[in-house]
RNA sequence: UGAAGGGGUAAGGACGCGUGGAUGGCAACAUCUCCGAGGAAAGUCCGGACUCUUUGCAAACACGGUGCCUGGUAACGCCAGGCGGUGCGCGGAGAAAUCUGCGUGUUAGGGAAAGUGCAACAGAAAGUAUACCGCUUAUCUUCUGAUAAGUAAGGGUGAAAUGGUGCGGUAAGAGCGCACCAUGCCAGUGGUAACAUUGGCAUUGGCAAACCCCACCGGGAGCAAGGCCAAAUAGGGAUGCAUUAGGCGCGUUUGCACGCUGCAUCCGGGUAGGCUGCUUGAGGUUAUGGGCGACCGUAACCCUAGAUGAAUGUCCUUAACGUCUUACGACGUACAGAAUCCGGCUUACACCCUUCACUUU
RNA sequence: GCCCCCGUCGUCUAGAGGCCCAGGACGCCACCCUUUCAAGGUGGAAAUCGCGGGUUCGAAUCCCGCCGGGGGCACCA
Numbered sequence: 001u002g003a004a005g006g007g008g009u010a011a012g013g014a015c016g017c018g019u020g021g022a023u024g025g026c027a028a029c030a031u032c033u034c035c036g037a038g039g040a041a042a043g044u045c046c047g048g049a050c051u052c053u054u055u056g057c058a059a060a061c062a063c064g065g066u067g068c069c070u071g072g073u074a075a076c077g078c079c080a081g082g083c084g085g086u087g088c089g090c091g092g093a094g095a096a097a098u099c100u101g102c103g104u105g106u107u108a109g110g111g112a113a114a115g116u117g118c119a120a121c122a123g124a125a126a127g128u129a130u131a132c133c134g135c136u137u138a139u140c141u142u143c144u145g146a147u148a149a150g151u152a153a154g155g156g157u158g159a160a161a162u163g164g165u166g167c168g169g170u171a172a173g174a175g176c177g178c179a180c181c182a183u184g185c186c187a188g189u190g191g192u193a194a195c196a197u198u199g200g201c202a203u204u205g206g207c208a209a210a211c212c213c214c215a216c217c218g219g220g221a222g223c224a225a226g227g228c229c230a231a232a233u234a235g236g237g238a239u240g241c242a243u244u245a246g247g248c249g250c251g252u253u254u255g256c257a258c259g260c261u262g263c264a265u266c267c268g269g270g271u272a273g274g275c276u277g278c279u280u281g282a283g284g285u286u287a288u289g290g291g292c293g294a295c296c297g298u299a300a301c302c303c304u305a306g307a308u309g310a311a312u313g314u315c316c317u318u319a320a321c322g323u324c325u326u327a328c329g330a331c332g333u334a335c336a337g338a339a340u341c342c343g344g345c346u347u348a349c350a351c352c353c354u355u356c357a358c359u360u361u
Numbered sequence: 362g363c364c365c366c367c368g369u370c371g372u373c374u375a376g377a378g379g380c381c382c383a384g385g386a387c388g389c390c391a392c393c394c395u396u397u398c399a400a401g402g403u404g405g406a407a408a409u410c411g412c413g414g415g416u417u418c419g420a421a422u423c424c425c426g427c428c429g430g431g432g433g434c435a436c437c438a
Stems, first nucleotide, its partner, number of pairs: 001357007009319007017036002020033005038335001042346002045344005050222004054257001056256006063218005068082005083109001084107010110213002115211002117207002132155002134151007163181006182203009226276004236267006246261004269437003283302008320333005362434007371387004379418001389405005411427005
């Protein structure tokens, strides 16, 4: 310096604040007592619990999301382990292209051989390939080129040029042939699988965070959900659709079933009170067993905010740490504040501790 | 608390992978015209496309994460 994990002021006193409990009081209230912010309480980005609602049945079409494999989990786009790709470092093989071992980081990583589409500029040509320079052969010739045919090795353009390297081959060349490598398909072997490897066949570039295809998942709304009580008012008006069959019933359509009887939008009127939901839960701590791990099992112990004009604060003393100072001493102690509750992710975070890696002295 | 929407010159906006290191209008600056001002004409400046990553040969545009701003949602009849 980087990565991972943990902590993130402590003790005492004084005065206060909020819920609960006890006592006194008809009550208002008084006294005593218990407890009283976080790792992110934040962003509201995912996944659930819970609540309301026709998620009714069948079918079709949309819409949104996820995307290597296996496992974990209530579930997930999260987590763990693995596979493949890729970057870096060290080493090995080879003539080279390249291949390979170890370590470490990273990875939105299904399908481009179902189809459609896109690729500016440059360039001959941007995907049914093509031929500017060049190379080769033939013919003509003013001896320098022209014309025709072949070619894709080399040059040039580009982000990208129709597999790469070597040898053979040829007029020159070319997967034209061979060897090794790359990619795809089929078969065998190993592995739960991703995949690896061997043999055969083939050579059909990139983009799916373009449409799309495939597989899987998803009904909608949200505690201002919802339930109960109290208070008050004009169960009023306008527009659109519908008018006994239609309409409405939370993506659309069709059929069936069920429910309601007008429905939708806007304007206007009234109240701005209380109780509940509300905090014991996929809960925490310790020990122990299983598992590489995420995590799971068992036992014992613990109860740890529940406000609503919204409590959790202020001051003093001491200690710790940091900065400044010769010293006395002074200043500071990060990010940040619960709102139905959990599991994640992301973002903010002074300083301290532990482990690992690297660098310097 | 919960749920939506939007960020492009000073202001209002166009844009929907390349023709855009971003076009237009108003405003601003300089010059011309005028005795001067306004109007008019010519030219110019002015944008890290809110910020940071990623996909792609290439991003204002596609994807992800932040930042900022705006709006809506109570109950009764």